[in-house]
Formats: sequence, structure tokens, C1' cells
RNA sequence: CUUCUAUCAGGGCCAACUACUAGUAAUAGUAGGGCGCGAAGCUACGGAUCUAUUUAGAUAGCCGGACUGCCGAG
Repeated sequence: CUUCUAUCAGGGCCAACUACUAGUAAUAGUAGGGCGCGAAGCUACGGAUCUAUUUAGAUAGCCGGACUGCCGAG
């Protein structure tokens, strides 16, 4: 530098659901809660899906791409 990766280590994130708040809605935030996750980190770039209506919004834990990160092995 590159590739791969769990049966290692330190750990990390947080599904459904509940409460409050925001939003027309999809949904998002906070707190609780853990189904799961080697990128379940980030990015709405492409596809797909959802909401609302003709033009906007949402989903990154739907798939792909860009960027970035920890341990170990080669």
C1' cells in the first nucleotide's frame, strides 16, 4: 500500500414496540428498549419503495456506487 476476514480484543450501532415533540403525510428527533448488524459509519449520486400532489419530501437497517474507520491474518 492492497486484499480478505472471525472463532480475537476493545468495543460500537440500535429493529419492533412505548412515551413526548415536529410534520398534511411518509417519517424524523429525544428517552426507554434490543430484533439484528463487519461498516446497521457517512453521502439522496443511480435504481427501487413510500408520502403528498405535479412538483416537492422521506427511506442509507432495500440494492448499487463515492468517501471514511477499528482489530486480526496474509
Molecule: c-di-GMP-I riboswitch aptamer
Organism: Nitrospirota bacterium